Annotation:
The RNA shown here (transfer RNA) has 73 nucleotides and comes from a Candidatus Methanomethylophilaceae archaeon. The prediction has a mean pLDDT of 80. NCBI's taxonomy places the organism under Archaea, Thermoplasmatota, Thermoplasmata, Methanomassiliicoccales, Methanomethylophilaceae. It matches the Rfam family "tRNA". Its family is annotated with triplet codon-amino acid adaptor activity in the Gene Ontology. Rfam classes the family as a transfer RNA.
[in-house]
RNA sequence: GCCGGCAUAGCUCAGUUGGUAGAGCGUGUGACUGUUAAUCACAAGGUCCAAGGUCCGAGUCCUUGUGCCGGCG
Numbered sequence: 001g002c003c004g005g006c007a008u009a010g011c012u013c014a015g016u017u018g019g020u021a022g023a024g025c026g027u028g029u030g031a032c033u034g035u036u037a038a039u040c041a042c043a044a045g046g047u048c049c050a051a052g053g054u055c056c057g058a059g060u061c062c063u064u065g066u067g068c069c070g071g072c073g
Base pairs, nucleotide, nucleotide: 001072002071003070004069005068006067007066010025011024012023013022019056027043028042029041030040031039049065050064051063052062053061
């Protein structure tokens, strides 16, 4: 220098053909318990890496950039 993959909640990751952003773990509150843990219920937590474009509508498609991983030279 060229090619490919990844970037979504605090963490690990889903998200189908573009149509109202989710799960597990963790956190908070409550129930239960002699207490803790476990279990159960509920809740909070997101500008979806950044900028631009297409579209009635973008996490998803297109362009550029950034970071990480891998391959080639």